[in-house]
A computed fold for a 373-nucleotide RNA from a Deltaproteobacteria bacterium, annotated as Bacterial RNase P class A. The organism belongs to Myxococcia, within Bacteria. It was read from a public genome assembly, where an Rfam model found it. It matches the Rfam family "Bacterial RNase P class A". The family's RNA type in Rfam is ribozyme.

RNA sequence: UUGAGAUGGUCGGCGGUCGCUGGAGUAGGCACUGUGUGCCUAUACUCCAGAGGAAAGUCCGGGCUCCGCAGGGCAAGGUGGUCCGUAACACGGACCGGGGGAGACCCUAGGGAAAGUGCCACAGAAAACAGACCGCCACGCUCCGUGGCGUGGUAAGGGUGAAAAGGUGAGGUAAGAGCUCACCAGGUCCCCUGGUGACAGGGGAUGCUUGGCAAACCCCACCUGGAGCAAGGCCAAAUAGGGAGGCGACUUAAGGGUGGCCCGCCCAAUGCCUCCGGGUAGGCUGCUAGAGGUGCUGGGCAACCAGCAUCCCAGAUGAAUGACCGCACCCCUGUUAGGGGCACAGAACCCGGCUUAUGGCCAUCUCAAUUCU
Numbered sequence: 001u002u003g004a005g006a007u008g009g010u011c012g013g014c015g016g017u018c019g020c021u022g023g024a025g026u027a028g029g030c031a032c033u034g035u036g037u038g039c040c041u042a043u044a045c046u047c048c049a050g051a052g053g054a055a056a057g058u059c060c061g062g063g064c065u066c067c068g069c070a071g072g073g074c075a076a077g078g079u080g081g082u083c084c085g086u087a088a089c090a091c092g093g094a095c096c097g098g099g100g101g102a103g104a105c106c107c108u109a110g111g112g113a114a115a116g117u118g119c120c121a122c123a124g125a126a127a128a129c130a131g132a133c134c135g136c137c138a139c140g141c142u143c144c145g146u147g148g149c150g151u152g153g154u155a156a157g158g159g160u161g162a163a164a165a166g167g168u169g170a171g172g173u174a175a176g177a178g179c180u181c182a183c184c185a186g187g188u189c190c191c192c193u194g195g196u197g198a199c200a201g202g203g204g205a206u207g208c209u210u211g212g213c214a215a216a217c218c219c220c221a222c223c224u225g226g227a228g229c230a231a232g233g234c235c236a237a238a239u240a241g242g243g244a245g246g247c248g249a250c251u252u253a254a255g256g257g258u259g260g261c262c263c264g265c266c267c268a269a270u271g272c273c274u275c276c277g278g279g280u281a282g283g284c285u286g287c288u289a290g291a292g293g294u295g296c297u298g299g300g301c302a303a304c305c306a307g308c309a310u311c312c313c314a315g316a317u318g319a320a321u322g323a324c325c326g327c328a329c330c331c332c333u334g335u336u337a338g339g340g341g342c343a344c345a346g347a348a349c350c351c352g353g354c355u356u357a358u359g360g361c362c363a364u365c366u367c368a369a370u371u372c373u
Stems, first nucleotide, its partner, number of pairs: 001369011013327006020050008028040005052344001056355002059353005064228004076224005081095005096110001097108004111219002116217002118213003133158002135154008166184006185209002187206008232285004242276006255267004292311008329341005
């Protein structure tokens, strides 16, 4: 210098003008009153603050809220190497096993396939209690014949396939075959060593070599109650309806109950008044000080944790966060000038993740090649 790999940071800077949202203060108004407190503000002024790395998808996990819940089991759903981190996770870190790369490094749902069931396209004779298409071998029949036919044996050779029942050699055999043996590869069981562990290394025994798929059913281990800020709480209009109490004067007097009648008592009826409670519209709250940010120190390989100091950093609700001007800087072009500062994208109860979208610029570490000293 070029090409790669990994991890981070940043989204334009400074000043001004006009707006918008929120907060504080002053002015103003109202009430109580005793000079202060509370409330309001359609208004004016001053000061302060005002989107993101993903605010997105709403895919996981938690906080918070309401409801449910003695305990146990079933069902359903999820997770799946080990150890650690965390409030928790399907997330993160480190490590182990497997795979890829020359390397830095990357990918990996990675428990169980001799518990059972199921599936394995096409091709192929055969796809899992193996299997004879060609070939090889034996026997029989036939034939002029080293040819043909039949029966049986055979997985060494050919051919098919993603995959064909360990590999090489020797023995053995009619021909063959872990049928037997040596070596190699793998499995299972036992022992030793190292490691917290996944696991690794070593030794011994055993011909055990019986395919793959569990993000197929299933089995095993572990986890999980439901709904969500339109949660939940408070205030509370009009209309209609509910409950309680009272009135219902004067005159006339009807209905029901009290077993028939009378008196008395009670009820009902429409209307009016007062009070109470639920609830709708509407409003307030929840609402942003938090598993919070920054710095330093310490622990840890790291994720992360602890201590100390310091800071307060959006809270809207047909929903603010915008527009313009100047200066400097940077980039591009057709360079006395012109254009641009870009992509993806906009908070809505709050956090931790994941995933997806995305254009530049900057920084650090590492690998490889080349050149120069």